[in-house]
RNA sequence: AAAGCAGAUCGGAUGGUCGCUUCCCGAUUCUUCGGGGAGAGGAAAGUCCGAACUCCAUAGAGCAGGAUGCUGGGUAACUCCCAGGAGCCGCGAGGCUACGGAAAGUGCCACAGAAAAUACACCGCCCCGCUUAUGCGUGCAUAAGCGGGGUAAGGGUGAAAAGGCGAGGUAAGAGCUCACCGCAGAAAGGGUGACCUUUCUGGCUCGGUAAACCCCAUCCGGAGCAAGAUCAAACAGGGGCUAUAGGGCUGCUCGCUCUGUCCCGGGUAUGAUCGCUUGAGGUGUCCGGCAACGGGUAUCCCAGAGGAAUGACCAUCGCGGCAGAGAGGAAUAUUGUAAAAGAUUUCCUUUUUUGCCGUACAGAAUUCGGCUUAUAGAUCUGCUUUUUUC
RNA sequence: GGGCGAUUAGCUCAGAUGGUUAGAGUACUUGCUUGACAUGCAAGGAGUCACUGGUUCAAUUCCAGUAUCGCCCACCA
Numbered sequence: 001a002a003a004g005c006a007g008a009u010c011g012g013a014u015g016g017u018c019g020c021u022u023c024c025c026g027a028u029u030c031u032u033c034g035g036g037g038a039g040a041g042g043a044a045a046g047u048c049c050g051a052a053c054u055c056c057a058u059a060g061a062g063c064a065g066g067a068u069g070c071u072g073g074g075u076a077a078c079u080c081c082c083a084g085g086a087g088c089c090g091c092g093a094g095g096c097u098a099c100g101g102a103a104a105g106u107g108c109c110a111c112a113g114a115a116a117a118u119a120c121a122c123c124g125c126c127c128c129g130c131u132u133a134u135g136c137g138u139g140c141a142u143a144a145g146c147g148g149g150g151u152a153a154g155g156g157u158g159a160a161a162a163g164g165c166g167a168g169g170u171a172a173g174a175g176c177u178c179a180c181c182g183c184a185g186a187a188a189g190g191g192u193g194a195c196c197u198u199u200c201u202g203g204c205u206c207g208g209u210a211a212a213c214c215c216c217a218u219c220c221g222g223a224g225c226a227a228g229a230u231c232a233a234a235c236a237g238g239g240g241c242u243a244u245a246g247g248g249c250u251g252c253u254c255g256c257u258c259u260g261u262c263c264c265g266g267g268u269a270u271g272a273u274c275g276c277u278u279g280a281g282g283u284g285u286c287c288g289g290c291a292a293c294g295g296g297u298a299u300c301c302c303a304g305a306g307g308a309a310u311g312a313c314c315a316u317c318g319c320g321g322c323a324g325a326g327a328g329g330a331a332u333a334u335u336g337u338a339a340a341a342g343a344u345u346u347c348c349u350u351u352u353u354u355g356c357c358g359u360a361c362a363g364a365a366u367u368c369g370g371c372u373u374a375u376a377g378a379u380c381u382g383c384u385u386u387u388u389u390c
Numbered sequence: 391g392g393g394c395g396a397u398u399a400g401c402u403c404a405g406a407u408g409g410u411u412a413g414a415g416u417a418c419u420u421g422c423u424u425g426a427c428a429u430g431c432a433a434g435g436a437g438u439c440a441c442u443g444g445u446u447c448a449a450u451u452c453c454a455g456u457a458u459c460g461c462c463c464a465c466c467a
Stems, first nucleotide, its partner, number of pairs: 001386010012317007020039008041361001045372002048370005053224004060254004065220005070084005085099001086097004100215002105213002107209003122155002124151013163181002166178003182204001183202008228274004238264003241260001245259005266466003281300008318359008326350006333344003391463007400416004409447001418434005440456005
């Protein structure tokens, strides 16, 4: 320098004019005016997880159902985070993993193929018998056909063919035997553990699929701020269904609880106040821990509206891109000349300058912790590979 | 704000246990029928199974994410 990997941060600034929401102070004709303060995000989003909070029984039993799924830790909790193990990918920095069980059982494996899970003989290879043909040394050899058997080495099919590869062995073959690798079991050592290493034994018996049913382990009650509480206004103290019933808590059974807004019809008009923002809060610093995170201490208060405010315009600047001009440098091609200078052309650079364009995704609605998704552009830190120079 | 559901041919809908060619009606095209149409008959075309990724030998189907569309929930008794 180029190409990358990982992590973090920012995501416009200043001024002016006109506005919006809310709080405090003052005035007031009582709903307006004046002054001052505060006013979106890293995702406020999707609502995918987990909680707080509220009501239903201080949240109950069984079945069904759902979620999670290597190990250790973190956390209020989690499907999240950190560290590690194993497998896969990458030259590497690093990245990805729904990563329990297929030896509990059941199911499925299309097409092709001989055979798809009780293995299997289509071609091939080998042995035996019979027949025919040929040869001669006359009972042997060779070839073909038929029949019987052996064989999973080779071919072919398939996503997948029943350990791989080499040697021995054999009629041909075969874990039949041996070495190495894989697999299974045992022992020893290391580690909290997942797991790793070494040695010995067995000789191979156990294809894939659990994001198929299922089994194992752990966890899970339901609803959601339109939860819920108080007050006010208006209507129809009307009708239906009911206790062997109906509603709520759960999908079912039990159990608990209420007597009814369960259905029709009617009313209010989006009524007021609380819940509502001081919180598993932010920032700085110290300590513990590899880290996630935890603890101490100092300091700060940072939207709280209720159809929903946080904006618009102008000026100057910033940042990025493109084009042009200027300046500097290089190349030598053309021209020029005795040789040069100079001119044209091309390329590169920029604390210069002009014009144009762009400046994202998005918008709090009870509140937190995560995940996921969207995002113009800019910056920083650590590291890797290759090349060049010193 | 909160809670649910759907997406398959131009339109309305089926589909299955993951496999062999994804079907039906309607619409469209062509031919026959008719003097000409309608109707009828015969044949045909038309599909990113919303999109992206994963599991699997194999995905419209199973799983996850994204997009679009739709539905329900005020209070008083």